[in-house]
RNA sequence: GGAUAGCUCAAUCGGGUAGAGCACCGUGCUGAGGACACGGGAGUUGCAGGUUCGAAUCCUGCUCCGCCA
Numbered sequence: 001g002g003a004u005a006g007c008u009c010a011a012u013c014g015g016g017u018a019g020a021g022c023a024c025c026g027u028g029c030u031g032a033g034g035a036c037a038c039g040g041g042a043g044u045u046g047c048a049g050g051u052u053c054g055a056a057u058c059c060u061g062c063u064c065c066g067c068c069a
Stems, first nucleotide, its partner, number of pairs: 001065003006022004016053001024040005046062005
C1' cells in the first nucleotide's frame, strides 16, 4: 500500500440505492456454431467489534498478500 461478483478493477479523499468490463446463463440469429443484438443471475465489501438515523467508506483489534527500509 492492498483485500469489493467466477476474473480484472471502480466507488473510499468528502458516510446516503454496491457498479463496470470480461466470463457465465437464456432468447433472437445460424444447418450447427462463432460473431452480433437483447435480457438475466451472481456480493454477509478479508474477519471481529465500535461510532452513526445510516458504514465498502470513519475508529479499534486481528488475518492474509505486496513494496520500501

Transfer RNA from a Desulfobacterales bacterium, 69 nucleotides, folded computationally. The organism belongs to Desulfobacterales, within Bacteria. Its mean pLDDT, the model's own confidence on a scale to 100, is 81. Its Rfam family is "tRNA". Rfam links the family to the GO term triplet codon-amino acid adaptor activity.